[in-house]
Predicted 3D model of a 1482-nucleotide RNA (small-subunit ribosomal RNA) from a metagenome.
Rfam family: Bacterial small subunit ribosomal RNA.
The sequence is in RNAcentral, with records from SILVA.
Model confidence (mean pLDDT): 83 of 100.
RNA sequence: AGAGUUUGAUCCUGGCUCAGGAUGAACGCUAGCGGCAGGCCUAAUACAUGCAAGUCGAGCGCGAAGCAGUCUUCGGACUGUGGAAAGCGGCGCACGGGUGCGUAACGUGUACACAACGUACCUUCUACAGGGGGAUAGGGGCUGGAAACGGCCUAUAAUACCCCAUGGUUCCAUGAGAUCGAUUGUUUUUAUGGAUAAAGCUCCGGCGGUAGAAGAUCGGUGUGCGUAUGAUUAGCUAGUUGGCGGGGUAACGGCCCACCAAGGCAACGAUCAUUAGGGGGUGUGAGAGCAUGACCCCCCACACGGGUACUGAGACACGGACCCGACUCCUACGGGAGGCAGCAGUAAGGAAUAUUGGACAAUGGACGCAAGUCUGAUCCAGCCAUGCCGCGUGCAGGAUGACUGCCCUAUGGGUUGUAAACUGCUUUUGUAUGGGGACAAACCACUCCCUGCGGGGGGUGCUGAGGGUACCAUAAGAAUAAGCACCGGCUAACUCCGUGCCAGCAGCCGCGGUAAUACGGAGGGUGCAAGCGUUAUCCGGAUUCACUGGGUUUAAAGGGUGCGUAGGCUGUUGUGUAAGUCUGUUGUGAAAGGCGCCGGCUCAACCGGACGAACUGCAAUGGAUACUGCAUGACUUGAAUCAGGUUUAGGUGGGCGGAAUGCGGCAUGUAGCGGUGAAAUGCUUAGAUAUGCCGUAGAACACCGAUUGCGAAGGCAGCUCGCUGGGCCUUGAUUGACGCUGAGGCACGAAAGCGUGGGGAGCGAACAGGAUUAGAUACCCUGGUAGUCCACGCCCUAAACGAUGUUUACUUGCUGUUUGCCUGUACUGGUGAGCGGCGGAGCGAAAGCGUUAAGUAAACCACCUGGGGAGUACGUUCGCAAGAAUGAAACUCAAAGGAAUUGACGGGGGUCCGCACAAGCGGUGGAGCAUGUGGUUUAAUUCGAUAUACGCGAGGAACCUUACCUGGGCUAGAAUGUAUUAGGAAUGUUUUAUGAAAGUAUUCAGCCGCUUGCGGCCUUUUACAAGGUGCUGCAUGGCUGUCGUCAGCUCGUGCCGUGAGGUGUUGGGUUAAGUCCCGCAACGAGCGCAACCCCUAUUGUCAGUUGCCAACAGGUUAGGCUGGGGACUCUGGCAAGACUGCCGGCGCAAGCCGCGAGGAAGGUGGGGACGACGUCAAGUCAUCAUGGCCUUUAUGCCCAGGGCUACACACGUGCUACAAUGGUAGGGACAGAGGGCAGCGACUGUGCGAACAGAAGCGAAUCUCAAAAACCCUAUCCCAGUUCGGAUUGGAGUCUGCAACCCGACUCCAUGAAGGUGGAAUCGCUAGUAAUCGCGCAUCAGCCAUGGCGCGGUGAAUACGUUCCCGGACCUUGUAUACACCGCCCGUCAAGCCAUGGAAGCUGGGGGCGCCUGGAGACGGUCAUUUCACUGGGAGCUGUCUAAGGUGAAACUGGUAACUGGGGCUAAGUCGUAACAAGGUA
Repeated sequence: AGAGUUUGAUCCUGGCUCAGGAUGAACGCUAGCGGCAGGCCUAAUACAUGCAAGUCGAGCGCGAAGCAGUCUUCGGACUGUGGAAAGCGGCGCACGGGUGCGUAACGUGUACACAACGUACCUUCUACAGGGGGAUAGGGGCUGGAAACGGCCUAUAAUACCCCAUGGUUCCAUGAGAUCGAUUGUUUUUAUGGAUAAAGCUCCGGCGGUAGAAGAUCGGUGUGCGUAUGAUUAGCUAGUUGGCGGGGUAACGGCCCACCAAGGCAACGAUCAUUAGGGGGUGUGAGAGCAUGACCCCCCACACGGGUACUGAGACACGGACCCGACUCCUACGGGAGGCAGCAGUAAGGAAUAUUGGACAAUGGACGCAAGUCUGAUCCAGCCAUGCCGCGUGCAGGAUGACUGCCCUAUGGGUUGUAAACUGCUUUUGUAUGGGGACAAACCACUCCCUGCGGGGGGUGCUGAGGGUACCAUAAGAAUAAGCACCGGCUAACUCCGUGCCAGCAGCCGCGGUAAUACGGAGGGUGCAAGCGUUAUCCGGAUUCACUGGGUUUAAAGGGUGCGUAGGCUGUUGUGUAAGUCUGUUGUGAAAGGCGCCGGCUCAACCGGACGAACUGCAAUGGAUACUGCAUGACUUGAAUCAGGUUUAGGUGGGCGGAAUGCGGCAUGUAGCGGUGAAAUGCUUAGAUAUGCCGUAGAACACCGAUUGCGAAGGCAGCUCGCUGGGCCUUGAUUGACGCUGAGGCACGAAAGCGUGGGGAGCGAACAGGAUUAGAUACCCUGGUAGUCCACGCCCUAAACGAUGUUUACUUGCUGUUUGCCUGUACUGGUGAGCGGCGGAGCGAAAGCGUUAAGUAAACCACCUGGGGAGUACGUUCGCAAGAAUGAAACUCAAAGGAAUUGACGGGGGUCCGCACAAGCGGUGGAGCAUGUGGUUUAAUUCGAUAUACGCGAGGAACCUUACCUGGGCUAGAAUGUAUUAGGAAUGUUUUAUGAAAGUAUUCAGCCGCUUGCGGCCUUUUACAAGGUGCUGCAUGGCUGUCGUCAGCUCGUGCCGUGAGGUGUUGGGUUAAGUCCCGCAACGAGCGCAACCCCUAUUGUCAGUUGCCAACAGGUUAGGCUGGGGACUCUGGCAAGACUGCCGGCGCAAGCCGCGAGGAAGGUGGGGACGACGUCAAGUCAUCAUGGCCUUUAUGCCCAGGGCUACACACGUGCUACAAUGGUAGGGACAGAGGGCAGCGACUGUGCGAACAGAAGCGAAUCUCAAAAACCCUAUCCCAGUUCGGAUUGGAGUCUGCAACCCGACUCCAUGAAGGUGGAAUCGCUAGUAAUCGCGCAUCAGCCAUGGCGCGGUGAAUACGUUCCCGGACCUUGUAUACACCGCCCGUCAAGCCAUGGAAGCUGGGGGCGCCUGGAGACGGUCAUUUCACUGGGAGCUGUCUAAGGUGAAACUGGUAACUGGGGCUAAGUCGUAACAAGGUA
């Protein structure tokens, strides 16, 4: 110090989350020791038991037990000693200890004040202590009661009580004087009068008593300032505020009372509600702050709830009293007792917090002269890892890097790991034994010294709970001692197995659906360590409430606008003052804590320091005077006023005008009008629409008109008049800061809406009808009420927007325009005030803003703090209502959002291409059949492919193939290799049994080559590699399809941008093309395009067999048949040729145009091969290869049979047809490219034929398949289900093959189905193409081939054109899309869960008010009565006040609730399609 998380990516805004520290903690796992601290945060709930406040015999009377003696009737009595228990009296019990209920307060903190105060014990000083008196408790007697506790009689003491005396001070009354001060006054002197004191005891040392003064200490009271939230609490207050008089108090005071006045508090937050003890401090933080108030210290409050006083120096009293109440206990039922928020302890509550311990040895306290007693204060111990600190669990050596475990690419390697074993060493801790200081110094006793006689100092002795302690020494021995969390990113640390959106994890993002570093286990690793994690809470990070230190055009956020109150801020200059401000000094700011230094426990934690600094504060005082304030004077530039001009759809009231529309009348006129995408509703023969004239009504003001003008905003538009407002300009004058802003407040405030009364032409919510539609409560159409208009009164909201508050100053410019003034002729310049555009610096996340700021500054106001819930609920105010204003929470999400980028998309735009449409030709869809697919069926109908599958993988399913099914068999296996064992040549039509075969069992024959011990082959044994068309194409390679033969896709450097990214590649032309040219912050380059390759079209040349045959010769019935020839055709090598090269036109160029020339071919000549970056998790694990998983007497292998050929149906692709451009019969003609030895097979014969029987030739430019067909000629058929069509079926055959039943092809005879050109829809093709005709080949025994791949023959039509459909390319635009429109997404309804509002009602709580009653008590009245006491006390009765209680009405605030409202959340529910693209009605 930051990090993760919104996006495809980016920048920003913004929330959520994490890393750190902390705790009086708790929980989980684990645990060796010590030191120091801490330990009911919850029920201020209830408490059994014990203890926590007594002490004094040197104040008083008394005097138990015990002991001793004497006596004794043996019961006891007396004397002495002794001193218990209780009592009177004194002091203490108001301290110490606990708790945090209450309290928002002078409670607390701080600083002052008391000229309104008190103070026992202690210290100092002064003075005094004389005399007298009567009681009473205890005791004794009697007596009540269960007890607690009393009653009566009687005797008695005091440092108890009372009286008298003395009387300084004090107090009171009256009078006089002085001083001081801050108001009542203070201080002081003095005179007279009045009132009031005392106590003794003694060990003779002393301890006490009274009065006064002073000190010290501790209190009381008052004041300034600081000290929580809520305004959805705005008004509160009757003793209330003040005065006079009195009472009361230690003391001031409405503290209380009588009377008088009517005040007092409050937006600087009264009152009310809620919460809370405050501070020193503590935690965190760089700090400022924020949070907190355990332990320790100070203050306050409280002591079962509430009230009250008494005593006392002090209390309204924790372990006192009285009363009321609740609760508990005792009881003889009549009455009594009690108060752990003291220490332990118990129950309860709770996640949770300890022993019914020891000691007064120390410190402190009470009493006492003292000894001493008491002390759960305190000092110690016990329990608890609750925290902090320290120590240990060993150290060194040790590599065959041992074994095991784990992992891997697995004969091996890596890791665990110097870790272990083993060797040596050490001994903290623990164990055992022994030793063992300090806390102890006093008091006291004895003694010594000094003395100012008050006292001070020294020595010796006595006293230890903790404590068998700490600590030290010795001994043996590695011996007694390691866990927890984590390992996807943040965040240090990785692999295997298991699991398979399951189980689970998770702080956030997120993991898990068969290869999980994220779940669980393991190995390994990382981090901490006697602890480690989790949970909770606080601070931090969070500059995310921003004082330090934020924002508001679009992210949340400027009030709709103005006027103006309080408040805040305020021009130039002089003087004074010194409140703020600055500075010095003084006091205070307790101690502890924190910081620095020093020191003590072995260190540290901890502790000590009569050490320091600090405590940023408050108060007092001296000084300074720049700035602010205050007072006073001056000024003119801010502001305003006057004068003169000017501008304006500024406001308001009246008058007037024309066009249009509707309506009415009259007239002309006739069948329609109107409306729409198209229609219909509607109007119209009762005369519409249209046209003309006249009349009338209401509303709005065309053109001018504009980025114009005016206004504070809303808003304002025909013309004109009255009234009225504002701005601006010019020049001078006047006032002299009069200014700016503006919480509350007041006023204005579009449209819609409301009230009353008018008005009503057009338009037009609602409504009605007609359409559209799946529906159409809409969009469109026809009507139409409210309303729109006027007057008056309300409402008060808008995307009331420049989404930009007002004011002032400053900061380069260019340009247009409105309206002034100056200049004066150049509509040119200057100068104001507005309204616009573009841009500089600067700013901004960017878009953008930019003198009209969103720049630079100042002043004031308003507003914001994640999204949703929600501008909702409740409350309040306003309103006639509608509603407006103010304005939450629970709950829920990890985002919501802004700007910009790249894509993609659009029922956005522009440009362009393609058999994309159009123009044509022929098909498909209808029929029959073939074939593939779906579906269904089946034991199986193996599998895959689904826009880009469907005559596809398959270029050949009868067996085989074959992967499927049924059944029979085999198990290291059907195949291969290496090594090995044993044997044998190889091998064979070998034998037998069984069987469907495979197989199983069995039998026989045979014995290789030669380099002579090697090799080959076969069988066999063993071992290692098996095998799998089982799964995963979403783990993969390879190959392939599609977009698409579309023209695109990128890179380097530079430049631009914060960045994603852009530029280049866009633009202007051009092209088939990112093809080329021009321009340009780009310059170049790569993959694509094109070219290079092949075929084909022309020619030349070379070559000339098996091809060819013109000339010559021979020969045949004929024939290149033969000699020969290379001319021609042809074959196949080489070469030429085409490049917009030439010409004309256009053009800058590229290029385009031309019935151009030439040429076989012309603008890529035609065709092929060739497929950029990528997309579809596209296809294929069944071609092959391959990771992982699965299987191993089976999912492998062999075999027989079946199936893949099924069949109600549906679809794709084809074939053949429906006929006369045809069929049939006969005759005749012309190809190319291929194939052939397990082959092609001439030819001859036989058969109607398929074919068969012979058989020449040919491994092929030689022989052969081989007949090309359409075509041509002749004949026939005559429009029909036919001489069309050939399905189907019957019969008979041929061929292949082990075998044609399921399930082959072909032949002949017979049979002769549907079908008469095919609905919606849809396909191909732009030239040697479509159409049509045949031929060949691969596979192959044969073939279901009508398929596929090739070959040639014949050989068209049409393209105006790019509006539309489909696909594509580029540019641009919008976007809420990025899984990218097959996207996103809204609302109702249905289901579950959650919190919440309303609500008849039910039930609580605290507080206030009125009335009634009223305990204890206080203050009065009245007095029976009492006394040694007389200004006396005092029962009783009675008045006032009063706690609690009762009662009444109302307010506030909770809980609960039938029912009800909306809201949130929840993989796959329903209905629609609202929004995002022009989202299909912006």